[in-house]
RNA sequence: GCCUUAUCAAGAGUGGUGGAGGGAACGGCCCUGUGAAGCCCGGCAACCUGCAAGAUCGCAAGGUGCCAAAUCCGGCGAGAAAAUCGGCAGAUGAGGA
Numbered sequence: 001g002c003c004u005u006a007u008c009a010a011g012a013g014u015g016g017u018g019g020a021g022g023g024a025a026c027g028g029c030c031c032u033g034u035g036a037a038g039c040c041c042g043g044c045a046a047c048c049u050g051c052a053a054g055a056u057c058g059c060a061a062g063g064u065g066c067c068a069a070a071u072c073c074g075g076c077g078a079g080a081a082a083a084u085c086g087g088c089a090g091a092u093g094a095g096g097a
Base pairs, nucleotide, nucleotide: 002096003095004094005093006092007091008090013041015040016039017038021031022030023029026074027073028072042067043066044065047063048062049060050059051058071089076086077085078084
């Protein structure tokens, strides 16, 4: 990289360092020297895991993940349109060839 599957409107810093980018790509629209990314610390959540239980619940936080905006919005389809729903793409977990 590929396949399957679950989730994606909640939640998370007045910190240190760093010094110009960042929000996947594209089109938008935004964030950012009142300090971007990255790193450290801190935090959130609970997929796997452990313990307990024994239908759906609970506790912990070892492995991941995450910490502007709905996955920031849009593209394709349904819908007169708006709303809304679905899809594509993507992200993350778990499993697999």

Predicted 3D model of a 97-nucleotide RNA (SAM riboswitch aptamer (S box leader)). Rfam family: SAM riboswitch aptamer (S box leader). Rfam describes the family as follows. The SAM riboswitch is found upstream of a number of genes which code for proteins involved in methionine or cysteine biosynthesis in Gram-positive bacteria. The sequence was found by an Rfam model in a public genome assembly. The coordinates come from a structure-prediction model, not an experiment, and the mean pLDDT is 84.